RNA sequence: CUCAUCCAGAGCGGUGGAGGGACAGGCCCUGUGAAGCCGCGGCAACCCUGAUCGAGCGGGGUGCCAAUUCCUGCCACGCGGGUGCGUGGACAGAUGAG
Numbered sequence: 001c002u003c004a005u006c007c008a009g010a011g012c013g014g015u016g017g018a019g020g021g022a023c024a025g026g027c028c029c030u031g032u033g034a035a036g037c038c039g040c041g042g043c044a045a046c047c048c049u050g051a052u053c054g055a056g057c058g059g060g061g062u063g064c065c066a067a068u069u070c071c072u073g074c075c076a077c078g079c080g081g082g083u084g085c086g087u088g089g090a091c092a093g094a095u096g097a098g
Base pairs, nucleotide, nucleotide: 001098002097003096004095005094006093011040012039013038014037015036019029020028021027023073024072025071026070041065042064043063046061047060048059049058050057069092074089075088076087077086078085079084
């Protein structure tokens, strides 16, 4: 850079000590212990592979295990006299494959 997917799923213990949820705004999680690291466990999207007619299953790689990618961000359309709501698309991001 290209392609695919992103309303599903899955946590305990130790260590550690105040941050975390990409960014910004919001909202939320967190001393009833954040991030990071370690151990054990779990999930199953993508790839490889085994047996198989196939559905589904086993093994491996990678990824993941609060909240839809937590929500919104830009554009269009629809609705609504209360700066809003809804839908679609893009942008950004994440993961996999090339």

SAM riboswitch aptamer (S box leader) from a soil metagenome, 98 nucleotides, folded computationally. The model forms 97% of the base pairs in the Rfam consensus. The sequence is in RNAcentral, with records from MGnify.